[in-house]
């Protein structure tokens, strides 16, 4: 100098003035609605998606069973979690580092198109080997005066059978390399590597290590297919819920023996109903206002202590939006940052202050969107000393 | 604000791990004087990005779009 990795902070630049909006408190006015003045506060890191986990509230909570949903290496953190931290293992990267739904496929069932001989207690298309054969062919040899007869290596063909080394198919074909062995071969045997089980050691554990012992290897994939194992789970959501005011009426038509508690289902229990009709559907005619929940909370900031860390503890300090069709904006001045132009320069003129996005009961996370600025640490390459 | 569901040719539906099928519409041709009908042929799709798997419309995650319900 170039390239990269990881983390943190910020997110309309600061101050002031004027006007405007919402809201809390205080003071004043008003019967009241409300108005005036003063002081204070007033969007986000994601307020978003509503994907997890909770608080809070109501409903259900006599019991049992089935079904269902979710989680899944180990340890820790936490109110809790599918989150976070640390560690293990696997994969990617030269590295810093990143990613991982990471229990079980000897409990069982299912699936694997096409290709291929064979796709799951393996199998044999080409190939290799080969007993046998009355087949083909026949180097050569023997006998005979001769026609001819006999023997017959190598080979071809047929065909019991053996093999799984090589070829070929596939996403996947039942350990790898070398040697021995064999008719040809093969963990058939041996050495090394790999794998499985046991033992010993280290570690809280996952797991790792061993010149240790045993086994020729029997154990392919898929559980984001069913399933098994271990664990968690009652349901609904601030339009929850509470209070005030008003309404849900009467009537008419139809269905009707079951209905409700019970909100996945069954058993079971309780209540209402089958004459006077529970309940449901339609019609009819109505209300759709206010207060509360509502913001002080597992809260923010700072020093110190414990811990590798997530985080925890002590003390001090601060109060930091509560609208309801939904408030947070605009203008000006000075300074600051950035850009363009002019100028040797000091400086001046003009422009600009951005992206994603807008609280609605509240927290902790995850995920997604986002123009840019600043800071800290680390890795790789090149060059110079 | 909260809860739930769905996305396949232009439209309506199939395929529920193994070559995305059909109907209507559209385009071209045959027939006809022409048009229609009929017959033959063609065009055309899994909302997007990742993951699991040998293989994804299908299973999973996150986005995008649409719809329904709740005083």
């Nucleotide at each position: 100098g170039g390239g990269g990795c990881a983390g943190a902070a910020c997110g309309c630049g600061a101050u002031g003035a004027u006007c405007g909006c919402g809201u809390g408190c205080c003071g004043g006015g008003g019967c009241a609605a409300c108005c005036c003045g003063g002081c204070g506060c007033g969007a986000g890191g994601a307020a978003a998606g509503u994907c997890c986990g909770a608080g809070c509230u109501c409903c259900a909570c006599a019991g049992g069973g089935c079904a269902g949903a979710c989680c899944g290496c180990c340890a820790g953190g936490u109110a809790a979690c599918a989150c976070c931290u640390g560690g293990g293992c696997g994969c990617c990267g030269c590295a810093a580092g990143g990613c991982g739904a990471c229990g079980g496929a000897c409990a069982g069932g299912g699936c694997a198109a096409c290709a291929g001989a064979a796709a799951g207690c393996a199998a044999a298309c080409c190939g290799c080997c080969g007993a046998u054969g009355a087949c083909c062919a026949g180097a050569g040899g023997g006998c005979g005066c001769g026609a001819g007869c006999c023997c017959g290596a190598c080979g071809g063909c047929a065909c019991a059978g053996g093999c799984a080394a090589g070829g070929g198919u596939g996403a996947a074909a039942c350990g790898g390399u070398g040697g021995g062995g064999u008719a040809a071969g093969a963990g058939c045997c041996c050495a090394c590597c790999g794998c499985c089980c046991c033992c010993g050691g280290u570690g809280u554990a996952a797991a790792c290590c061993g010149u240790g012992g045993g086994g020729g290897c029997a154990c392919g994939g898929u559980a984001a297919c069913c399933c098994c194992c271990g664990g968690u789970c009652g349901g609904a959501g601030c339009a929850a819920g509470g209070c005030c005011a008003a309404a849900u009426a009467a009537g008419c038509g139809g269905c009707g023996a079951g209905g409700u508690g019970c909100g996945g289902c069954c058993c079971g229990c309780a209540c209402c109903g089958u004459u006077c009709g529970a309940g449901c559907c339609g019609u009819g005619g109505g209300u759709a206002g206010g207060c509360u929940g509502c913001u002080u909370g597992a809260g923010g900031c700072g020093u110190c202590c414990g811990g590798c860390g997530a985080c925890g503890g002590c003390c001090g300090u601060c109060c930091c939006a509560g609208a309801u069709a939904g408030a947070u904006g605009a203008u000006c001045a000075u300074c600051c940052g950035c850009g363009u132009c002019a100028g040797c320069g000091a400086u001046g003129a003009c422009g600009u202050g951005a992206a994603c996005a807008g609280a609605a009961c509240u927290c902790g996370g995850c995920u997604u969107a986002c123009g840019g600025u600043u800071c800290c640490g680390c890795c790789c390459c090149a060059c110079c000393g | 604000u909260g809860g739930c569901c769905c996305g396949u040719c232009g439209u309506c539906u199939a395929a529920g791990g193994g070559c995305a099928a059909g109907a209507c519409a559209c385009c071209g041709g045959u027939c006809u004087u022409u048009g229609g009908a009929a017959c033959c042929g063609g065009c055309g799709a899994u909302g997007g990005u990742g993951g699991u798997u040998c293989g994804a419309a299908u299973c999973c995650a996150c986005c995008c779009g649409g719809g329904c319900c709740a005083a």
Predicted 3D model of RNase P RNA and transfer RNA as a complex of 456 nucleotides. Rfam match: Bacterial RNase P class A. By type it is a ribozyme.